[in-house]
RNA sequence: GGUCGGCUGGACGGUCGCGUGGCGGGAGACCGCACCGAGGAACGUCCGGGCUCCACAGAGCGGGGCGGUGGGUAACGCCCACCCGGAGCAAUCCGCGAGACAGUGCCACAGAGAGAAGACCGCCGCGUCCUGCGAGGGCGCGGUAAGGGUGAAAGGGUGGUGUAAGAGACCACCGGGAGCCGUGGUGACACGGCUCGCCAGGUAAACCUCGCCCGGAGCAAGGCCAGACAGGGGAUGCCGACGCGGCUCGCCGAGUCCCCGGGUAGGCCGCUGGAGCGGCGCGGCAACGCGUCGCCGAGAGAGAUGACCGUCGAAGGGAGCCCUCGAGAGAGGCCCCGGAACAGAACCCGGCGUACAGGCCGGCCCGU
Numbered sequence: 001g002g003u004c005g006g007c008u009g010g011a012c013g014g015u016c017g018c019g020u021g022g023c024g025g026g027a028g029a030c031c032g033c034a035c036c037g038a039g040g041a042a043c044g045u046c047c048g049g050g051c052u053c054c055a056c057a058g059a060g061c062g063g064g065g066c067g068g069u070g071g072g073u074a075a076c077g078c079c080c081a082c083c084c085g086g087a088g089c090a091a092u093c094c095g096c097g098a099g100a101c102a103g104u105g106c107c108a109c110a111g112a113g114a115g116a117a118g119a120c121c122g123c124c125g126c127g128u129c130c131u132g133c134g135a136g137g138g139c140g141c142g143g144u145a146a147g148g149g150u151g152a153a154a155g156g157g158u159g160g161u162g163u164a165a166g167a168g169a170c171c172a173c174c175g176g177g178a179g180c181c182g183u184g185g186u187g188a189c190a191c192g193g194c195u196c197g198c199c200a201g202g203u204a205a206a207c208c209u210c211g212c213c214c215g216g217a218g219c220a221a222g223g224c225c226a227g228a229c230a231g232g233g234g235a236u237g238c239c240g241a242c243g244c245g246g247c248u249c250g251c252c253g254a255g256u257c258c259c260c261g262g263g264u265a266g267g268c269c270g271c272u273g274g275a276g277c278g279g280c281g282c283g284g285c286a287a288c289g290c291g292u293c294g295c296c297g298a299g300a301g302a303g304a305u306g307a308c309c310g311u312c313g314a315a316g317g318g319a320g321c322c323c324u325c326g327a328g329a330g331a332g333g334c335c336c337c338g339g340a341a342c343a344g345a346a347c348c349c350g351g352c353g354u355a356c357a358g359g360c361c362g363g364c365c366c367g368u
Base pairs, nucleotide, nucleotide: 001365002364003363004362005361006360007359008358010312011311012310013309014308015307016306018037019036022033023032024031025030039342043353044352046351047350048349049348050347051218052217053216054215063214064213065212066211067210068082069081070080071079072078083097084095085094086093087092098209099208103207104206105203106202107201120148121147122144123143124142125141126140127139128138129137130136156174157173158172159171160170161169175199176198177196178195179194180193181192182191183190184189222269223268224267225266231260232259233258234257235256236255239253240252242250243249276295277294278293279292280291281290282289283288316337317336318335320334322333323332324331325330
């Protein structure tokens, strides 16, 4: 100088307050006492789970997600290790890392052509004309991917054979690919050998194909309690209405009693002791796992966790020229000012992403 990681993120004291639960007092309202009371991200709510309710025979379609290999985990789109590709002298970092011979689409501008491609210039052959011949030129027909030109990208590179001119058309070497075999590795893959001229772009964060995973909604989930209102059902039914000529009987209704009773509002539960945190030991490269000992750290009303004072204070800034060092420039001390980032739980965990003034510690690399 660089790179990677971890920790911390105001301290102490006093005064006054706030919130849950506890203890004590009080008939109650409430009062008193001691304890506890935000974060590394509590944030965004982007993934994955626990838990709860609903749905569900099995399988599929549709839809969504993931994508090198092996491992970790309750699970993951997370983490660890390795592989491959790229950047860097290196430590290290980056990768939205399956398939482009299954098919389809797209490739701006420029360019003749953006793909089993393409004759614009050029090169070559033939015919014809300009001439009587040649050279050269014009026009027409055809061959050609060597050379030029366009472009981010134009059918591997160099040299030769070949040809009218050319071309992996053929040959040698180099590069790539495919197939077969061997060695190492759990594997991705690496290394080596042989054969094949196979060499025909890119794009899947375009459709698509392959493999794997996924039922839906969320604590305002959901459950319990008591009462009221609307409503429903049953019993009884003095009496009344209707049917019948009448009695009997049937049916309906007020009233009374009993039962049920959605949702909202109220109270309680869910609610915080858990895939928990810390120490030590063991296994593992690691993520992590196992054992053992210790600890309890918010649980609201969608609302509390603060304010002030004093002492100390990091970063930063300032002037004096008093002290030390120095030839000097200046450095250090003394003095004064200054005063601490991002941000606040709400069912709970595991991750990811994002924000963060400053301070401390460590590993590794490069240079001297």
Molecule: Bacterial RNase P class A
Organism: uncultured Microbacterium sp.